[in-house]
Context: one part of a larger RNA
RNA sequence: CUGGGCGUAAAGCGGGUGUAGGUGGCUCAGCAAGUUAGAUGUGAAAGCCCCGGGCUCAACCCGGGAAGUGCAUCUAAAACUACUGAGCUUGAGUACGGGAGAGGGAAGCAGAAUUCCUGGUGUAGUGGUGAAAUACGUAGAUAUCAGGAGGAACACCGGUGGCGAAGGCGGUUUCCUGGCCCAGUACUGACACUCAGACCCGAAAGCGUGGGUAGCAAACAGGAUUAGAUACCCUGGUAGUCCACGCCUUAAACGAUGAUCACUUGGUGUUGGAGGUAUUGACCCCUUCAGUGCCGAAGCUAACGCGUUAAGUGAUCCGCCUGGGAAGUACGGUCGCAAGAUUAAAACUC
Numbered sequence: 001c002u003g004g005g006c007g008u009a010a011a012g013c014g015g016g017u018g019u020a021g022g023u024g025g026c027u028c029a030g031c032a033a034g035u036u037a038g039a040u041g042u043g044a045a046a047g048c049c050c051c052g053g054g055c056u057c058a059a060c061c062c063g064g065g066a067a068g069u070g071c072a073u074c075u076a077a078a079a080c081u082a083c084u085g086a087g088c089u090u091g092a093g094u095a096c097g098g099g100a101g102a103g104g105g106a107a108g109c110a111g112a113a114u115u116c117c118u119g120g121u122g123u124a125g126u127g128g129u130g131a132a133a134u135a136c137g138u139a140g141a142u143a144u145c146a147g148g149a150g151g152a153a154c155a156c157c158g159g160u161g162g163c164g165a166a167g168g169c170g171g172u173u174u175c176c177u178g179g180c181c182c183a184g185u186a187c188u189g190a191c192a193c194u195c196a197g198a199c200c201c202g203a204a205a206g207c208g209u210g211g212g213u214a215g216c217a218a219a220c221a222g223g224a225u226u227a228g229a230u231a232c233c234c235u236g237g238u239a240g241u242c243c244a245c246g247c248c249u250u251a252a253a254c255g256a257u258g259a260u261c262a263c264u265u266g267g268u269g270u271u272g273g274a275g276g277u278a279u280u281g282a283c284c285c286c287u288u289c290a291g292u293g294c295c296g297a298a299g300c301u302a303a304c305g306c307g308u309u310a311a312g313u314g315a316u317c318c319g320c321c322u323g324g325g326a327a328g329u330a331c332g333g334u335c336g337c338a339a340g341a342u343u344a345a346a347a348c349u350c
Stems, first nucleotide, its partner, number of pairs: 004321003007304002012318001014201004021194003025088006033081002035077008049065006091191001092188005097182003103177007115149007125136002162169002206247006215241002220236004258317006266295011299306002323350003332343004
């Protein structure tokens, strides 16, 4: 290379947009590059194969033939692919009519609770634990009432509910804004799929500058526990958690399952539409489209399990794997303020 794989054994890039490239619907006509057929030339000798011959045989040697998947030229065919021209509407898209939604961004507002402050009532405890102690409290705490300040998060509704490409998104109002679904008509006429590189997004933690800081809380301090206790428990508590702007670019970034298309028995929930039946009406019931769950035919699987949301049956494109350790490390490159990230070996060893 051929070949085999990627849910859990090694293996799907965290996600998207999209360039090159690869692949690509239906009909007609042309062309003849690929393709197919035939012919001619060439394809050294030796070797391989066949026939015959020479050494007593054989190995070995000699003669002849065949073969030589290939290449070039010519002729022919026109189904398929490519190309050219003309057309089509089912793929894709656009417009119009409806619909649901924690999709994104900005600004404002509300209530409950914690903490703190001020004042009132009130008096000796409170707090905490397995039990305690540290801690707080006669300078009046805890409890309770009234008022105020400030920050963060939004109980109930809330749901194997919804939305988003993923990360993720949950009080409420307004403004700006992306995508999706359904029904049918009109329009464009293959405009499609995938995507190396590239660009963009990307939880938490972390970093820079400036703010903010109620609660929580790495580090740290103290009290316990213990043989010890650099822990688990308790009392405190700083970064951080929050905001703005700029970095970082990693996760068990998981469905551990790449994207798109087609096909293949069903049952039962649920979300958003549409149509029908029925009704005074809302329901109920039937059909259908799009999502989201469970159970399961066939089939698949090493098993577990998957099973129209496939891990079934096929097609196209991309990514990735090739024994364990050394190692996702060293070196070099690129990126970063740094932390580090990314790309990525070998010796040696089993």